[in-house]
RNA sequence: UCUCAACAUGGUGAUGAAGCUCACCCAAAUGCGCCGGCGGCGCUGAUGGCUUCUACAGAUUU
Numbered sequence: 001u002c003u004c005a006a007c008a009u010g011g012u013g014a015u016g017a018a019g020c021u022c023a024c025c026c027a028a029a030u031g032c033g034c035c036g037g038c039g040g041c042g043c044u045g046a047u048g049g050c051u052u053c054u055a056c057a058g059a060u061u062u
Stems, first nucleotide, its partner, number of pairs: 010025004016053006031043005
């Protein structure tokens, strides 16, 4: 330096990334409202929670 094998590990929490923390899982998870019959219309949020960054939106100032 290369190859092979074994072991260790992890993942999820409605839109991106990182740190901390909480809960949950071999599936945790996949927001809400209305009309209607699986389609249409509308609303909030980049967090499970906190902080920071990025994107978007609103207002003000230069």
This is a predicted structure of a 62-nucleotide RNA (Fluoride riboswitch aptamer (crcB RNA motif)) from a Thermoleophilia bacterium.
It matches the Rfam family "Fluoride riboswitch aptamer (crcB RNA motif)". Rfam links the family to the GO terms positive regulation of gene expression and response to fluoride.
Taxonomically the source falls in Thermoleophilia (Bacteria, Bacillati, Actinomycetota).